RNA sequence: AAAGCAGGCCAGAUGGUCGCUGCCCGCCCACGCUAGGGCGUUGGCGGGGAGAGGAAAGUCCGGGCUCCGCAGGGCAUGGUGCUGGAUAACGUCCAGCGGGGGUGACCCCAGGGAAAGUGCCACAGAGAGGAGACCGCCUGCCGUAGCUUCGGCGAAAGCAGGUAAGGGUGAAAGGGUGAGGUAAGAGCUUACCAGGCUCGAUGGUGACAUCGGGUGCUCGGUAAACCCCACCAGGAGCAAGGCCGAAUAGGGAAGCGGUAAGGACUGCCCGUCCGUGCUUCCGGGUUGGCCGCUUGACACCGCCGGUAACGGCGGUGCUAGAGGAAUGACCGUCGCCCGGUGCGGGGUAACCCGCCACGGGAACAGAACCCGGCUUACGGGCUGCUUUGACC
Numbered sequence: 001a002a003a004g005c006a007g008g009c010c011a012g013a014u015g016g017u018c019g020c021u022g023c024c025c026g027c028c029c030a031c032g033c034u035a036g037g038g039c040g041u042u043g044g045c046g047g048g049g050a051g052a053g054g055a056a057a058g059u060c061c062g063g064g065c066u067c068c069g070c071a072g073g074g075c076a077u078g079g080u081g082c083u084g085g086a087u088a089a090c091g092u093c094c095a096g097c098g099g100g101g102g103u104g105a106c107c108c109c110a111g112g113g114a115a116a117g118u119g120c121c122a123c124a125g126a127g128a129g130g131a132g133a134c135c136g137c138c139u140g141c142c143g144u145a146g147c148u149u150c151g152g153c154g155a156a157a158g159c160a161g162g163u164a165a166g167g168g169u170g171a172a173a174g175g176g177u178g179a180g181g182u183a184a185g186a187g188c189u190u191a192c193c194a195g196g197c198u199c200g201a202u203g204g205u206g207a208c209a210u211c212g213g214g215u216g217c218u219c220g221g222u223a224a225a226c227c228c229c230a231c232c233a234g235g236a237g238c239a240a241g242g243c244c245g246a247a248u249a250g251g252g253a254a255g256c257g258g259u260a261a262g263g264a265c266u267g268c269c270c271g272u273c274c275g276u277g278c279u280u281c282c283g284g285g286u287u288g289g290c291c292g293c294u295u296g297a298c299a300c301c302g303c304c305g306g307u308a309a310c311g312g313c314g315g316u317g318c319u320a321g322a323g324g325a326a327u328g329a330c331c332g333u334c335g336c337c338c339g340g341u342g343c344g345g346g347g348u349a350a351c352c353c354g355c356c357a358c359g360g361g362a363a364c365a366g367a368a369c370c371c372g373g374c375u376u377a378c379g380g381g382c383u384g385c386u387u388u389g390a391c392c
Stems, first nucleotide, its partner, number of pairs: 001388007009380002012334007020051002023048006030041004053364001057375002060373005065237004077233005082096005097111001098109004112228002117226002119222003134167002136163006146153002175193006194218002196215008241291004251282006262274004298317008336361004342355005
């Protein structure tokens, strides 16, 4: 220098002009209540002070809070899945174990069970599973061509069988190498190697690691396929939920009026019920208003414990609370980044650093009950580390 890896950090500052949304104070107008002093509400003016994020986003997990449900247990459904810890909780985080990738810094893993059962495994292939004979190899029968010492031998084809050594198909085909064995072969036997299962020892809290013995056991893959095992989970969400409550309409009760019209039981009668007018009372809901609402698993600093996640103690601070929703625009100066001219310095060089005209740029994105995470989007800069190279 190039290419990378990991972890923090910032998300402009300041001044002026004009605005936006809450809160507080003062004044004015109007209205309402009140005996009055005064109080309340709407509007206007003036002043003061406050006003988004690292992700406020996606709404994917977890919790607080609220209402409903709930004796206990089970089923169903959904989720999680190595070990130990952290935490309010988690599918998150930390430290490890095992496996995989990378030359490396380092990164990734839904990482229980396929030796319970079922299903599936495209194409190709004989066969995709306790499988399979397509080619090959071997044996027997047959007896053609041929050979013959005339007794027979007997290629090829055909038929019957053996064989998983070799070839071929495939992502994947029943451990590997040597020797024995056999008609040919085969863990069929044996030596060594690899793996599994099992027994034991040692170390570790544990996942697991190392070592030793036995067993020819060699068992395809797939569970973010059904399933089995273990563990976890009641439902809905601030439009939760609570309080106050207008007109009008509607509901209920009582009284009065009426017994007229209409409807139902019922085709008719009786009867009963519904319904219809007025007055009084009661309760519910809609528009609306208030609370919930931001002091909290809070932030910063210091000390202590812990490898760490995190926890404890002490000090300081208060930082939007809102209604479909304000937090903005322009200009100046400074700062940042990029391009670039010239000068100076460093280096063998590619190049790097500093100063300075000039030009340009500044991303992703907007709180809506509140937190802890994850994921996604995105500009700049810093620190540490790795690999390669001597040249533009």
Molecule: Bacterial RNase P class A
Organism: Geobacteraceae bacterium